RNAcentral holds the sequence, with entries from Rfam and Ribocentre.
A computed fold for an 88-nucleotide RNA from Arenimonas metalli CF5-1, annotated as SAH (S-adenosyl-L-homocysteine) riboswitch aptamer.
Its Rfam family is "SAH (S-adenosyl-L-homocysteine) riboswitch aptamer". Gene Ontology terms of the family: regulation of gene expression and S-adenosylhomocysteine metabolic process. A reference for the family is Wang et al. (2008), "Riboswitches that sense S-adenosylhomocysteine and activate genes involved in coenzyme recycling", Mol Cell.
Lineage of the source: Bacteria > Pseudomonadati > Pseudomonadota > Arenimonas > Arenimonas metalli.
[in-house]
Formats: sequence, C1' cells, structure tokens
RNA sequence: UCCGCCGAGGGGCGCUGCAAGCCCGGUCCGCACCGCGGACAAGGGAUCAGGCUCGGCUGAGGUUCCGUACCAACCGCGCCCGUUAGAU
Repeated sequence: UCCGCCGAGGGGCGCUGCAAGCCCGGUCCGCACCGCGGACAAGGGAUCAGGCUCGGCUGAGGUUCCGUACCAACCGCGCCCGUUAGAU
C1' cells in the first nucleotide's frame, strides 16, 4: 500500500436515486448439451444514501527509522429525538 473482516464517526422515520451487486433479456464462445458455464457492452426491473474517513486484525506486497504533543474531517432531501455551547 492492497484484498477481506471487525469497530468507530449520536440515533430514528420518510423520500428520491448514481455506482456496485442481483434478476430479466441480447450477442458471441465453450461444454459432460435443450442444460450449464464464460465474455461483452447498451436496455429494463427490484433493491439501494457509511460506497467515505479513521482505527484494529489475518494475508499478500512494498519500504530510512525513532520519539513527543494535539486531534478528526465528512456523508442527497425533509422531519423528529438526543448531546454540547450560547442567547432569550
């Protein structure tokens, strides 16, 4: 650094919807052949607002290192609750 998993970033309800994944269908290819599997890029359907950041862990790779202090920033729209501070 990357894949995967876990946790945190206060919470609930409703709405829309991009991407990803799923399903339908299309073209092509293969096979143990009427079914199965794979590739492709447009279409449709349902679902969908932690997919982002930070931290931890296994693994894989990469890499000059160590110590101290402080500490998050964000997440479409609407409503509600909670927390903190201020004003009245």
Notes: Its mean pLDDT, the model's own confidence on a scale to 100, is 76.